[in-house]
């Protein structure tokens, strides 16, 4: 420091997510060892038990209990027993101190609690320290201990008697108090000093003699109060608060200031700079993160605060309203003998309960430290240690070095051998940290004190000795053996370092984000291996950080979220120029302070870190004081450049009121006139013979103001258009005058404000929501047409919104200019221009500036002031609350829950019922077809045992199949085989197996029988047996090769450099011509290039040489009954090799050229000759795994493989392709002279003869093919028929029959005889073809035993019509537009309705909560009153007032769950209905407002262009 995610892809904005550090944690999983830490975050939930505040005999009285001792008494003693407070010492108890530290918890608490810095001249302070003085003398009780008494107990009562460092008197002191007098000081209240004077008011002794202690003042010195600047959460959907409230006089009370309190006066006091309420919370150093600001937090340590079951209260005390004191209330546990009493771990352990969760009911008081105490010493759960817990955070170890046969094992690939784990084991040699054993073994200890010695200020100081360790036999050393005792956890798609196999099949699961999983998953689970960190490592939860994603530092508001509709103002904010002056902000020095710890630097102690320590910096702060004085401010005084009056002019649809005016529609009246009018895409409703429309004339009404009209004017905006008048605002020009900053922004607040709505009243001519007919249409609550009320108008009066837009706030100043346009004012001449200037309004453009579109002196440029707004999308501009409204509604404005995006803007593409430009038998023109008939064929339905299998819009369907009776064959039934029907090869046995034959069977196959190898001796061949391999037309064309269709023979498809764009991508390739063409030419930031196009390649049209057999025969010779039959020719056909020919080359017009046009010349042939071959980038997951091949998956006595036999040929039906027809341009019948071509022929093609009516047969020839053969028809002549179901047609069925063939039954083709159906040219619709084409005739050939072929490929013969032209249908290209589309219009999306599911607003109510308010009641207790009782008094008990905790009642609101029903949202692979929007989205869309409809929506007014 980034990174992932919106798209097809870019840039942006924008959220989400991730990587990093931390944590008092928890969790899974795993654990060797030590050091320093840390350890109820939740129930301030209840608590068993134990400890946690005592101590002083050197204050007292004493003497229960221990111990000595002394006496007596027994006894020899030992001992017993009794007496003694004598002495150690001490239970209670009086009486000092402590017990207000110390330790704990964070529950109140938004506060002078904290922090900081002030100030007390308004204050107190025990223990300590200084100082100066004192320390006289007397008395009264009251505990205890005796005595008595009540009770269960807790305790409590009475009598008596008694000490003190307790307690009262009295004396003596004053810097106390109180009144005075005089100084000094101070900003003041008033402080200080001096002094006179009343009044009050002290004490305590102990003693070991060394001290320890009292009392009073005055200082310090800790500590405590108080008070004030300033800082210190969140909510305005909390805007007003407040009656002891603000002040003031006086009084009470405090250590003290104060409404702290009280009485009387006053009506103040707070508050938009956030009072009041309401939420949340200890504050703080610090700590976590962050580069810094900041942001989060408030565990441990330290410092303040508050609290101590809850709730008030006071007492003592130097300090408290007291955690282990007190009284009451409450509320909870315990005890009882039922009367009544005890109790408070948020103190250390320790239990229970809660919880994801947090330790031992441990040792010492040796050290620090506290509390008493002269002290010894006594208490200390403060502390010092240990023990538990990987909870953090540091070390350390699990060994090191060699060791390839690169072992087995395990995994992968698999060429059958490799890779990998992997120097990793094994083996070889060294270590021994740490663990175990064993032996030594600290430092923390310094005193106090006690002895002894010294020193001077005689009560302290030193100096030597002794004494004291919980932790501990611990830390540390030392030995002893042995690699011995020690390694996981998480990940591996991508962000992220780390790849492979197998399971699994949108299941199982995964998953921070994007996403993984539908049968080849690096993402699911296992495994093998990698990475990462390591006694830990992953997950979860929090919190900075990344996030400039709230931006002070640091954003932005045209179009992405975001400028209030406009002005005018009020608080704020900001402010032109000089001079002076001040010193408030600012600068800048020095003082106090910013605690200590921490953090940072730099030393030092643990073997090193952590840890512990010492010194510094730092603590960015806050007061003070000394200074400067630019700039901001104050204050004061000038300016005139801002801003404003006057004076003179100038244009305007600027408002308001009033009153005129002519056009035009309607409608009345009348006249003229007769069949329609109106109105649409076409129609109808409607209106007319009761006289419409049309036309003339006259009237009556209301509305709006045509032309002039102008990206022209005026006004803040909304808006403002006939004339004329009156009122009236506001701008702009010139110049001269005066005022002086008087100025700019402006939360609140006030005013204006379209259209639509609303009141109430007029008004109503046309429009026209709703409505009502008629169309359209599936519907049609619509667009279209008839009609029509609301309302549009006017008057008052509400409403306050718009796409109220320039989507651009408002003011000022700067930064190039060009060209229009309004309105003024100057100058200049040639008075109709020019030049200059202000103030508008427009277009274009430089710097800049934007993501980019795009702005551009009318800034979205550079600045600066001030305001309003944004902060992912949806829920929602909704809900609730509040407010204004007559309602409609407006306004302010959230949450739960959801999504991982939504968006700008610009890119390529496709796409449109956008636009241009062009092509194509696409349209039109024409010729013949389908589509009707019958058959034939192929499909789709059925059907069946099976009717194998694929192919399905174009681009399947006479297609794979170019031959389905068995075979094929895949399908079914049924009977057979299992290393196998067929192959390959290792071994090892055998010579047999095969074949003949005979039985059973449908066969395959069983079975019986007979035969009985070859050999060059290597071995073959073959069978058996055994071992590897086999077979699969099973599955996946969505794993896949390789071939194919289309789209298209369409003309397009990219590249290098260069350039222009942040980029994606442009450009080139656009543009203007031209072309069949991205063909060519010109033009150009583009220049070149490649695949395409075109050519080269083959046929064919022409000719030329070569060459002459099987082909041919002109001259020559010969033969024949004829014939190229023969000799022989190369002349000509022809055959097949190479060449040649054309290229807009030539002319003429056109044109800049490319090119075009001419019936142009030549030529066989003319602008690509005509035809094929030859398909660019890619597009359809298009076909095919059944031609082949091939990953994977699945079958293995079967999904393999043999046989027979069926079946692929089925038949109500429905489509494709086809053949045959329906006739006379024709059938039919017969002769003749016809004429082709491309092919094929040996298990063939046959000439020729003869035999049959004829398929055909039976002989025989020739031909291995320019040689023989198969081999023509339509034409053309002639006869017939004579328009009809026929001499048309042949279907379909009867008989005979011939050929292939193992075998024509299902299922073969031809023959003859008979038989003679449907069809008389075929609806809607629909194909082919532009020339040797269409149409019509035959002929090959391939599969092939035969053939179902009317298919298909080829061949030739004959041989037309027609194209005005591109409007319209399809289809395709350029180019340009729009786009919410990218799986790209077969897209995309809106909204009801139904189904689940969440969260959520209302609700009749109901159930809690907190506070507050009035009312009643009111413990304890302080003060105040009384005090008849007590008491000698002093004073007390006691009563009572006032205050009040707690309770109890009321009413009004806040607020939290809960609720039948109910409104709407969200979210959920395939539900209904319709198409609202995106394209001109098919009726342009959208705001705003009404009506109105299932629903989107639909219509009316105005308004925006997005």
């Nucleotide at each position: 420091a980034g990174a992932g995610u919106u798209u097809g892809a870019u840039c942006c904005u924008g959220g989400c997510u991730c990587a990093g550090g931390a944590u008092g944690a928890a969790c899974g999983c795993u654990a060797g060892c030590g050091g320093c830490a840390g350890g109820c975050u939740u129930a301030a939930c209840a608590c068993a038990u134990g400890c946690a505040a005592g101590u002083c005999g050197a204050g007292g009285g004493g003497c229960a209990g221990c111990g000595c001792g002394a006496u007596g008494u027994a006894g020899c003693a030992a001992u017993a027993c009794a007496u003694u407070g004598g002495c150690g010492g001490c239970g209670a108890c009086c009486g000092g101190c402590g017990c207000a530290c110390g330790g704990g918890u964070g529950a109140g608490u938004a506060a002078c609690a904290c922090g900081u810095a002030u100030g007390g001249a308004a204050u107190c302070u025990g223990c300590c320290c200084u100082u100066u003085a004192c320390u006289g003398g007397g008395g009264a009780a009251c505990a205890g201990c005796c005595c008595g008494g009540a009770g269960a107990a807790a305790u409590c009562c009475g009598g008596a008697u008694u000490a003190a460092u307790g307690u009262c008197c009295c004396a003596u002191a004053a810097u106390a108090a109180g009144c005075g007098a005089g100084g000094u000081g101070g900003c003041a209240u008033c402080a200080c000093c001096u002094u006179g004077u009343u009044u009050u008011g002290a004490a305590a002794g102990c003693u070991c003699c060394g001290g320890c202690g009292g009392u009073a003042a005055a200082g310090g010195a800790u500590g405590a109060c108080c008070a004030u600047g300033c800082g210190u959460c969140c909510g305005a959907u909390u805007a007003g608060c407040u009656u002891g409230u603000u002040g003031g006089u006086g009084a009470g009370g405090u250590a003290a200031c104060g409404g702290c309190u009280c009485a009387c006066c006053a009506a103040g006091g707070c508050u938009a700079c956030g009072a009041u309420c309401g939420g949340u919370a200890g504050g703080g150093g610090g700590c976590c993160u962050g580069a810094g600001a900041g942001g989060g937090u408030u565990a441990u340590c330290c410092c303040c605060c508050a609290c101590a079951c809850u709730g008030g209260u006071a007492c003592u005390g130097a300090g408290a309203c007291a955690c282990g004191g007190a009284c009451c209330a409450g509320a909870c546990u315990c005890c009882u003998a039922c009367g009544g009493g005890a109790g408070g771990c948020a103190g250390c352990a320790g239990u229970g309960a809660g919880g994801a969760a947090u330790a031992u009911u441990g040792c010492g008081c040796a050290a620090u430290g506290g509390a008493g105490g002269c002290a010894a010493c006594u208490c200390u759960g403060a502390c010092g240690c240990a023990g538990c817990c990987a909870u953090g955070c540091c070390g350390c170890g699990u060994g090191c070095a060699g060791g390839a046969a690169g072992a087995a094992g395990g995994c992968g690939c698999u060429a059958c051998g490799c890779g990998u784990u992997g120097u990793a084991a094994a083996c070889u040699g060294c270590u021994u940290u740490u663990a175990u054993c064993c032996g030594g073994g600290a430092a923390g200890a310094a005193a106090c004190c006690c002895c002894a010695g010294g020193a001077c200020g005689u009560g302290u100081c030193c100096u030597g000795g002794g004494u004291u360790g919980a932790c501990g036999g611990u830390a540390c050393c030392g030995g002893a053996g042995g690699a011995a005792u020690a390694a996981g956890c998480a990940c591996c798609g991508g962000c992220u370092a780390a790849c492979u196999u197998c399971g699994u099949g949108c299941c199982a699961g995964c998953a921070g984000c994007c996403g993984c999983g539908g049968u080849a998953a690096u993402a699911c689970g296992a495994a093998g291996g990698g990475u990462g960190c390591a006694a830990g490592c992953g997950u979860u939860a929090c919190u900075c950080g990344g996030a400039a994603u709230u931006a002070c530092u640091g954003g932005g508001c045209g179009u992405a979220a975001a400028g209030c509709g406009u002005g005018c103002g009020u608080a704020g904010g900001u402010g032109g120029u000089u001079c002076g002056u001040u010193a408030a902000g600012u600068c800048u020095g020095a003082u106090g302070u910013g605690a200590a710890a921490g953090c940072c630097c730099u030393g030092g102690g643990c073997u090193c870190a952590a840890c512990c320590u010492g010194g510094g910096a730092a603590u960015u702060g806050c007061a003070u004081u000394g200074g400067a004085u630019a700039c901001u401010g104050g204050c004061g005084g000038g300016c005139u450049a801002g801003a404003g009056u006057g004076c003179g002019g100038u244009a305007g649809a600027g408002g308001a009121u009033g009153g005129c005016g002519g056009a035009a529609u309607u409608c009345c009246c009348g006249g003229u006139g007769u069949a329609g009018c109106a109105g649409u895409g076409a129609a109808a409703u409607g209106c007319g013979u009761a006289g419409a429309g049309a036309u003339c004339g006259g009237g009556a009404g209301g509305a709006a103001c045509a032309u002039c009209c102008g990206u022209g004017g005026c006004g803040a905006a909304g808006g403002c258009g006939g004339c004329c008048a009156u009122c009236u605002g506001g701008a702009c020009c010139a110049g001269c005058a005066c005022u002086g900053a008087c100025a700019c922004u402006g939360a609140g607040g006030c005013a204006c404000g379209a259209a639509a709505g609303c009141g109430u009243g007029g008004g109503g001519a046309g429009c026209a929501a709703a409505c009502a007919g008629g169309a359209u249409u599936a519907g049609a609550u619509a667009c279209c047409c008839u009609g029509g009320u609301a309302g549009u108008c006017c008057a008052c009066g509400c409403c306050g919104u718009a796409a109220a837009c320039g989507a651009u706030g408002g003011a000022u100043g700067c930064u190039a200019g060009a060209c229009g346009u309004u309105g003024g004012c100057g100058a200049g001449c040639u008075u109709g221009c020019u030049c200059g200037u202000c103030a508008g309004u427009g277009u274009c453009g430089c710097a800049g500036c934007u993501a980019a579109c795009g702005c551009g002196u009318u800034a979205a440029g550079c600045a600066c002031c001030c305001c309003g707004c944004c902060u992912g999308g949806g829920g929602a501009g909704u809900a609730c609350g509040g407010u204004c409204g007559c309602a409609a509604g407006g306004u302010u404005g959230a949450a739960a829950c959801u999504c991982a995006a939504a968006g700008g803007a610009a890119u390529u593409g496709a796409c449109g019922g956008g636009g241009g430009c062009c092509c194509g038998c696409a349209c039109a023109a024409g010729c013949g077809g389908u589509g009707g008939a019958g058959c034939a064929u192929g499909u789709g339905g059925u059907u069946u045992a099976a009717u194998u299998c694929g192919a399905u819009g174009a681009u399947a369907c006479g297609c794979g199949a170019g031959g389905a009776a068995c075979c094929u064959u895949a399908c079914c039934a049924g009977g057979g085989c299992u290393u196998g029907a067929a192959c390959g090869u290792g071994c090892a046995u055998u010579g047999a197996c095969a074949g003949g034959g005979g039985c059973g069977g449908a066969a395959a196959c069983g079975u019986c029988c007979u035969c009985u190898u070859c050999u060059u001796c290597g071995g073959a061949c073959a069978a058996u047996g055994u071992g590897c391999g086999a077979g699969g037309u099973g599955c996946u064309g969505c794993a896949u090769g390789g071939c194919u269709g289309u789209c298209g023979u369409c003309a397009g498809c990219u590249c290098g450099u260069g350039c222009c764009g942040u980029g994606a991508g442009g450009u080139g390739u656009c543009g203007g011509g031209u072309u069949a063409a991205g063909u060519c030419c010109c033009a150009u930031a583009a220049c070149g290039a490649g695949c395409g196009c075109a050519a080269c390649c083959c046929c064919u049209a022409c000719u030329g040489u070569u060459a002459g057999u099987u082909g041919c025969c002109a001259g020559c010779g010969g033969a024949u009954a004829a014939u190229g039959c023969c000799g022989g020719g190369g002349a000509c056909u022809c055959u097949a090799a190479c060449g040649g020919a054309a290229c807009u080359g030539c002319c003429c017009g056109c044109g800049u050229a490319a090119g075009c046009g001419g019936u142009g010349a030549g030529g066989a042939a003319g602008g690509u000759g005509g035809g094929g071959a030859c398909g660019a980038c890619g597009u359809c997951a298009a076909g095919u795994c059944a031609u082949c091949a091939c990953g994977g998956c699945c079958c293995u006595u079967a999904c393999g493989u043999c046989c027979u036999g069926g079946g692929c040929u089925a038949c109500a039906c429905a489509c494709g392709u086809g053949c045959u027809a329906c006739a006379a341009u024709g059938g039919c019948g017969a002769g003749g002279a016809a004429c082709a071509a491309u092919g094929g022929g040996a298990a063939g093609c046959u000439a020729c003869c003869g035999c049959g009516u004829g398929a055909g047969c039976g002989g025989a020839u020739g031909c291995u093919g320019a040689u023989c053969u198969c081999u023509a028809a339509a034409a053309c002549u002639c006869g017939u028929c004579u328009c009809a179901g026929u001499u048309c047609g042949g279907a379909u069925c009867g008989g005979a029959g011939u050929c292939u063939g193992c075998a024509a039954c299902c299922c073969g083709a031809c023959u003859c005889c008979g038989u003679g159906a449907a069809g008389c040219u075929g609806g809607a619709a629909u194909c082919g073809c532009u020339a040797g084409u269409a149409a019509u005739c035959g002929c090959a050939u391939a599969u092939c035993a035969g053939c179902c072929a009317u298919g298909a490929u080829g061949c030739g013969g004959u041989g037309a019509a027609u194209a005005c032209g591109u409007u319209c249908c399809c289809g395709g290209g350029c180019c340009u537009u729009g786009u919410a589309c990218a799986c790209a219009c077969c897209g995309c999306c809106c909204g009801u309705c139904a189904a689940g599911c969440c969260a959520u607003g209302g609700a009749a109510g109901c159930c809690g909560a907190a506070a507050g308010u009035g009312c009643c009641u009111g413990a304890a207790g302080u003060u105040g009153g009384u005090g008849a009782c007590c008491g000698a008094a002093a004073g007390g008990a006691g009563c009572u007032a006032c205050c009040u905790a707690g309770g109890g009642c009321a009413a009004a609101g806040u607020u939290g769950g809960u609720g039948a029903c109910u409104g709407g949202g969200g979210c959920u692979a395939a539900g209904u209905c319709g198409u609202a929007a995106c394209a001109a989205g098919g009726u342009a869309g959208c705001c705003g407002u009404a009506c109105c409809g299932g629903a989107a929506g639909g219509u009316g007014c105005g308004g925006c262009u997005g």
The RNA shown here (small-subunit ribosomal RNA) has 1506 nucleotides and comes from a Flavobacteriales bacterium. It matches the Rfam family "Bacterial small subunit ribosomal RNA".